[in-house]
RNA sequence: UUUAUAGAGAGUUUGAUCCUGGCUCAGGACGAACGCUGGCGGCGUGCUUAACACAUGCAAGUCGAACGGAGCACCCUUGAUUGAGGUUUCGGCCAAAUGAUAGGAAUGCUUAGUGGCGGACUGGUGAGUAACGCGUGAGGAACCUGCCUCUCAGAGGGGGACAACAGUUGGAAACGACUGCUAAUACCGCAUGACACAUUCGGGCGGCAUCGCCUGGAUGUCAAAGAUUUUAUCGCUGAGAGAUGGCCUCGCGUCUGAUUAGCUAGUUGGUGAGGUAACGGCCCACCAAGGCGACGAUCAGUAGCCGACCUGAGAGGGUGAUCGGCCACAUUGGAACUGAGAGACGGUCCAAACUCCUACGGGAGGCAGCAGUGGGGAAUAUUGGGCAAUGGGCGAAAGCCUGACCCAGCAACGCCGCGUGAGGGAAGAAGGUUUUCGGAUUGUAAACCUCUGUCCUCAGGGACGAAGGAAGUGACGGUACCUGAGGAGGAAGCCCCGGCUAACUACGUGCCAGCAGCCGCGGUAAUACGUAGGGGGCGAGCGUUGUCCGGAAUGACUGGGCGUAAAGGGCGUGUAGGUGGCCGAUUAAGUGUGGAGUGAAAGUCCACUUUUCAAGGGUGGAAUUGCUUUGCAGACUGGUUGGCUUGAGUGCGGAAGAGGUAAGUGGAAUUCCCAGUGUAGCGGUGAAAUGCGUAGAGAUUGGGAGGAACACCAGUGGCGAAGGCGACUUACUGGGCCGUAACUGACGCUGAGGCGCGAAAGCGUGGGGAGCGAACAGGAUUAGAUACCCUGGUAGUCCACGCUGUAAACGAUGAAUGCUAGGUGUUGCGGGUAUCGACCCCUGCAGUGCCGGAGUAAACACAAUAAGCAUUCCGCCUGGGGAGUACGGCCGCAAGGUUGAAACUCAAAGGAAUUGACGGGGGCCCGCACAAGCAGCGGAGCAUGUGGUUUAAUUCGACGCAACGCGAAGAACCUUACCAGGUCUUGACAUCCACUUAAACUUACAGAGAUGUAAGGUGUGCUUGCACAAAGUGAGACAGGUGGUGCAUGGUUGUCGUCAGCUCGUGUCGUGAGAUGUUGGGUUAAGUCCCGCAACGAGCGCAACCCUUAUCUUCAGUUACUAACGCGUGAGGGUGAGGACUCUGAAGAGACUGCCGGGGACAACUCGGAGGAAGGUGGGGACGACGUCAAAUCAUCAUGCCCCUUAUGACCUGGGCUACACACGUGCUACAAUGGCCACGACAGAGAGAAGCGAAAUCGCAAGGUAGAGCGGAACUCAAAAAAGUGGUCCCAGUUCGGAUUGUGGGCUGCAACCCGCCCACAUGAAGUCGGAGUUGCUAGUAAUCGCGGAUCAGCAUGCCGCGGUGAAUACGUUCCCGGGCCUUGUACACACCGCCCGUCACACCAUGGGAGUUGGGAGUGCCCAAAGCCGGUGAGGCAACCGCAAGGAGCCAGCCGUCUAAGGCAAGACCAAUGACUGGGGUGAAGUCGUAACAAGGUAGCCGUAUCGGAAGGUGCGGCUGGAUCACCUCCUUU
Repeated sequence: UUUAUAGAGAGUUUGAUCCUGGCUCAGGACGAACGCUGGCGGCGUGCUUAACACAUGCAAGUCGAACGGAGCACCCUUGAUUGAGGUUUCGGCCAAAUGAUAGGAAUGCUUAGUGGCGGACUGGUGAGUAACGCGUGAGGAACCUGCCUCUCAGAGGGGGACAACAGUUGGAAACGACUGCUAAUACCGCAUGACACAUUCGGGCGGCAUCGCCUGGAUGUCAAAGAUUUUAUCGCUGAGAGAUGGCCUCGCGUCUGAUUAGCUAGUUGGUGAGGUAACGGCCCACCAAGGCGACGAUCAGUAGCCGACCUGAGAGGGUGAUCGGCCACAUUGGAACUGAGAGACGGUCCAAACUCCUACGGGAGGCAGCAGUGGGGAAUAUUGGGCAAUGGGCGAAAGCCUGACCCAGCAACGCCGCGUGAGGGAAGAAGGUUUUCGGAUUGUAAACCUCUGUCCUCAGGGACGAAGGAAGUGACGGUACCUGAGGAGGAAGCCCCGGCUAACUACGUGCCAGCAGCCGCGGUAAUACGUAGGGGGCGAGCGUUGUCCGGAAUGACUGGGCGUAAAGGGCGUGUAGGUGGCCGAUUAAGUGUGGAGUGAAAGUCCACUUUUCAAGGGUGGAAUUGCUUUGCAGACUGGUUGGCUUGAGUGCGGAAGAGGUAAGUGGAAUUCCCAGUGUAGCGGUGAAAUGCGUAGAGAUUGGGAGGAACACCAGUGGCGAAGGCGACUUACUGGGCCGUAACUGACGCUGAGGCGCGAAAGCGUGGGGAGCGAACAGGAUUAGAUACCCUGGUAGUCCACGCUGUAAACGAUGAAUGCUAGGUGUUGCGGGUAUCGACCCCUGCAGUGCCGGAGUAAACACAAUAAGCAUUCCGCCUGGGGAGUACGGCCGCAAGGUUGAAACUCAAAGGAAUUGACGGGGGCCCGCACAAGCAGCGGAGCAUGUGGUUUAAUUCGACGCAACGCGAAGAACCUUACCAGGUCUUGACAUCCACUUAAACUUACAGAGAUGUAAGGUGUGCUUGCACAAAGUGAGACAGGUGGUGCAUGGUUGUCGUCAGCUCGUGUCGUGAGAUGUUGGGUUAAGUCCCGCAACGAGCGCAACCCUUAUCUUCAGUUACUAACGCGUGAGGGUGAGGACUCUGAAGAGACUGCCGGGGACAACUCGGAGGAAGGUGGGGACGACGUCAAAUCAUCAUGCCCCUUAUGACCUGGGCUACACACGUGCUACAAUGGCCACGACAGAGAGAAGCGAAAUCGCAAGGUAGAGCGGAACUCAAAAAAGUGGUCCCAGUUCGGAUUGUGGGCUGCAACCCGCCCACAUGAAGUCGGAGUUGCUAGUAAUCGCGGAUCAGCAUGCCGCGGUGAAUACGUUCCCGGGCCUUGUACACACCGCCCGUCACACCAUGGGAGUUGGGAGUGCCCAAAGCCGGUGAGGCAACCGCAAGGAGCCAGCCGUCUAAGGCAAGACCAAUGACUGGGGUGAAGUCGUAACAAGGUAGCCGUAUCGGAAGGUGCGGCUGGAUCACCUCCUUU
C1' cells in the first nucleotide's frame, strides 16, 4: 500500500471437585403449515400429498403466389314476376324501373379436398433410472443434419392415376363400400450428368493400428417443378464447403447395505454373413473358453443429474422449489409407420384397466399444456385481459395462429420500503395495581395548547415502454408520476418475564388444575400453574410445529482417542497391501512453476450505475479452488540401473537355561492288601453328629500292590511368541545371548484375509484310577440352609489319539526403529586394573526389578522395559440400558463359539481424586464400659406409671438410649380439658354505643343445680343536674375456643456430652473440591503443655475467675457460746459478766509441682519425699463450643395460617380420668438370727411455721380430743431423731419372719369420704424360704443402711427435692461388650449402614424374537398361449405407369406360414411386508411377595472362563486375575 479475510458459548451426573461422555439451548434458512393479529406499496413466489380421476373452454396451425373444384360478390347476355308513366277505339297497347332463371368470361373474397412446410419446437411432470443417465474433459481416420449461408453445375421431353366432385349403396353413430370424371410444386419412366456413389488400374502427400487426403484413367448407377402483381423474386435438382442441431465411443467423478461373495451362455473373444446414418454380440452361424469381482462384481434398498441453493471461519454437511442446461416420461405395456429429425403429450396400430355414447350390432376418450372440478392432504391461486412488447410456426407479403409470453386478479408465503403522528404539557388529575397506609407505580403517558400531511379521500394534468424512411399500432391503464384541496381525522399486535435468557409483584389454586426446550415447578405464603397490574423483546407482524446446517473437535483431512473413563486382536507365522538404509547415474509418473484450451448464461463477491432509498435491475471485473494439453525444473517420493555396509541374514568360537518331544530310572508321602504286637476307642468340629471299631479299628512293626505329584534347592531367579514350563538319565530338537568380523548385499518393518499354536472346564474312542473331588447321600448350623462346616462319594483330574478355541488369555499397556538426566539391586557373557588366587573396584552388551528428574497425564501415576519426543503398519472405540441378545451366515458331535443389529427406554451411565459417614477393617487412648467387688432389678405381695382391652367417657400429651413415681410440687366436688342430662346466646371475660336504674347483699318459694319468681334493700363526687362507678335491657362491631398444624414459628428443654473438640485470617501446596495449621514424638483430665514441622497467629470451647465444703487469722458478737471471776440451784449458761473457746457471718491468708531427689531430651511432665489442715484440677456445685436428632412442647406462654360462632364458646348436676383377662417400666415391704419383739436409754443436720406451728397439763389402748403458754422465730413450736448401745426373749419354723387381704369398731379433714381419702384399735394372717434368660447402680465419707425435714396441700406419698447418722469391699488390668476421641484403611454410602442394592414370583402397560400357518407385494427363472408389428418365406388370388402388337414379363399387393414378442396363464423357489392361537426373554411402573447375592474382610474376599446343581438372587468343582481387607514373613527400595 492492496484485499472480494477472520472461529464467543451455556444448562444438566456429585455433598463438593476435576475429567470423560451423552442430552438440551441460544444462530441462520424454508415452495412451509398452524394459532392470535392485520394499514399501504414495490419485487418475487405459490399441489412438496394421489405419475389419483377429470365436466367445460382454449393450448398448432398456415400457405389460393402449388392444384382442380365449390360458394359469394362484381361484369355481360337472358329476361320470369311486378308494372311508375304514357296512350287508348276503354277491349287494350307501349313501356322506364325491378330483376327470378339460365349461360359466359375476367376480377376480388372465402375455402372442404389434393399438395407443401410445421405438428420431433414451445409448454408440463419427475413415475422410472445407480446408468456413459448426468457432470467434466477428450475422440469419431466409424457418422447424420430439413429450414439458413457461400460456391459450382443444371432444370430437356413424356406418361399414368387418385381425392375432391357426381351417382348408387351400408351403418344409430363413428365411419365407410362400389361405379364414373379430373388438376398439380402429388406420382412414374426416358434423356443429360459429375469433383457423387460402386468396382478396378495408377501417381503424390500425410498419419494414429485398421488407414486418411489430393489427383489421373476405365466401367457401371442416379436428377429436376414450377408459381407469380411480369422481369424481379420465390421455389426445384446434383455436388462441395460452412453454420446449427443430433448420434456414437472413451478417461475421471457420481448414495446406502458384506447379516448381498461370488456373478455371467450372447456370456468374453475370434471368423464370416446380416443390419444401421455409423462402430459394435447390435443380430445370426461356426469356433475357442473366456469375461467381471474384496480397488466390492452380483443382489437388495433409495434416488432424476447438474449450474446452483442453505449452512459453515474454512474443510465440510444438507438440499436439487422458482430461473438455466441435460435426461426420462405422456393412463399402463408393446410396436412400427411417416419424416431431415420420433420408436412421436394434444399422430397411428394392438393388448390391459377405467370412463362415456349406443338402436347392443358397435364406437369414443386420455389436462404430468392454461384455467377449472372432484379426491387426497396440515397445505398451495382466476374456468381473467392481450398478442401492444419478446419469441415461435406458416406465408412473397398483408396477415393468421400462439394459455409460449406480456399483464391483471387472489394469498403477510418471502424479501424490501413507508405509516399509524410531531413539539410543548405536573394539579405528577382521575381510574387501575400495590402498600410498611407514609407512599410508590402506570406517567409527559392522557387531558389541554401549537403544528405537519407520508399513506388516505376528492379534483385537475398525465407518461416511458413503439422498434425500420413516414404513417399507424398499448392488454397493462387514466396505471406510475405531477399539482391542488381536506382533515389527527381511517390504521398495533404478538410472545415472554425460575436459571440458561433481557424482563416482578398481587390474588386464586393446593402433587389438584396445570406448565415444561433441558434442569425442573405445583402437597396453603408458587417471581415456574391461572388471572391482573407492571416490565422485557420484536413489530404488520409475533409465536408454535416440522426439516436442514451450525454450535458438535460428538466420525476429528484441517481436527479426537484406546493403563484405570468406550476402545490393543489370546499369541505367532505369513499372502495381498502399506511403508522402507547410504553413495552415484538416468527417467520424469507424482511434485513444483510458466503458457494454451475449457470451466455456458444466470447466480455469489467487488466496483460503477439506475429505481427519491431499499429489495430489485443494468454494465464491467474477479472468482469458478476442476479437467485437458504443452514447455521448463530435477531437490524430494516413485521407476530403471551401478555400487556400499551400518539394517537384516550366514559362518566361526564360547557360556547359561523348569524351552519342546520321546524312552527309561528313582526316593519320600497318602491309600489299599497280607502278617505280627496290642486294646477300646478312633475320627471330626466353634461345639457336635453322621462315619470306622470287640467279626479287633486307631496306634505300631515287617512285607507287598498301585496311581499321581516331584519337599528341601527356590530366588520381584531362569526359559519360551503366548498359553505355559520344576525329581534324575539318555536320545532328538527350537530359540535367545556374548565374542569375532570371514561371507551375502537392503534380502527390512508391519500385516486385512489365510494358516498354525492356544490354561482350565467340556466332548468322542480306548485305557487307567492312589489322593482330591462338581453332582449326589448323610450329619450339623439355621426361621429356612437346595450353602458356608463335617463324613462319604460319581463324573472328572492321569495316559493315547481326535475335537472344542474360550479366560481378569492382564502389564487390563499391539508390533518395529531411533532419540531423551541419574541412582541402586539381580541373571548371563565379556573387557580393564590388581592379585599366587578367589573377592573387591572400574567398564561394555543382553535380560529382569525398584527409586527418581525433565516431560506427559483428568488425576492416580508412567518415567530408557515410557503412559516422554518422533516415524511406519495393523487392530479397536464413538452415551447408558436393551445386548454380546435376536435373526441370518460360517464353524462345532454337542455344549457352544464367531460375526452381530433394531424397536423401545433413560438423562444420565462412568473414571480419578476430596470431605464426611460407616465397617461383624487396623492402631493408639479414655469412661463404673468391661474386669474386681458391694447392693440390687428380673420371681412374691402391694404402690405407681404405661400399653392393651373395656367404656357413654375411661380427656390430652410424652414412645430406644433421651416415653413409662414423665407434664401431675399431690383427680372425692372444684381441678377437668372427657361423657350423660339440664340450660344461655354480644355471651363466664375485654373495649365501644343507646336506653333504664338499680346492683351487691338478706330472706322466702320452685328446682338436682345452673336459674327463675317474690319481698326487703338502695352507690360516690358535687357546680344540683351532670359526671363517674356498677348492674340490667337492646343492636352490632366483636368476644371466646385445652379446636388443627411442634413438618409454618418464637421461647424453653432433652440428648450426644463437661466429650475435647469446632473454626478463622494471612501464607504455602494442589487445575480443583480441598489440604496445611489441627498431622508427627512425648505428655495431660483436657487441641493441657513441650519439642519438631510451610507455616505464623487468632477466636469459640478446656482450665481459671463464682458458690459451697475442709485449716487458720483478723473484726463483730445476740436469741448462740461459757474458759477465768462472781451469784444461784435438786440439777441445768439459770444468772452477773466475758469476747478466750465452740459457733454465727464478714474480710483475709493458705496450695503454686513452690522445695528436694529419681526418670525424661538440660523440655513439658511424671514418680517418690519433706513440710502442711489440705498435694498435684483437695471434695462438691453452678457453668454445656460448632453442631446433630424436621428430637419434645400450639395443653405453661406467645404466635402465622386454617376451622367453629344459638357452638368445637359458656354455666350447672351427676359420672369419668380410680374400669381389669393380661403385658411392661419404676419403686416400697419382705422372705429373716449382722434378725424379730420387749425394756432401758444416747448422739444430728437442714428446714418449716400466723386462716400457721402449736408447748405444758389432761382424756383416750391408739388415731386423736380438750386446752391455748410461746413464737412472724440462732429465743417458741413441729421435734420423738433412727440405726447404734445395754439387757432380755425367740432358736431356723412359712416361724414371735412376712405383712397382703378381709371383717368389726373408731378418729381426722372437708358442703360431701358410695363410686373414690388418710389414720387408729381389735381380729384375720395370703404370696414369699433370696428369685430363669437377662439386666441396673456405685471407686470414699462413695455404695449400703438408718432416720429427719420441705414443696404441693382442707385432707391424701412407698413419689420428688433436701438433710445429717453409721459406714464398707474392690480396681490384676484393657483381651472382650457398650459409648466416645485421634490417626489410618476400604467403600457402589452422602436422606450418609435404620445406607445402598440383586434375582425369581404376582399385577398393569409397551415395543420386540419364535410360531402351525394365513394374506399381500415387487423382482427374477422355466414352460404354455400369443395380439399388433418389423423381418423372412410363400404368394395357385389381385394389380394403372416400365418392356412388349399381343400373349406375357419385370415389379408390387392381399392372403397364408415362420422367427421374435407385450399382455395373459401354469409351476417351483428366493426376498420383503402385514397378520397369527400360543410362547420366549426385555423395558417401564405405587409403599406387592420371597429371600440377602453385591458394595466394609458385606459377615464364605470378589470377579473371569467353563461344567454342574438349585424357588430366586446364587452355590460348588477346576484353572486364572487383584480391579482383595488384615496380620506376619521374604526380597527390593528410600533415609539415618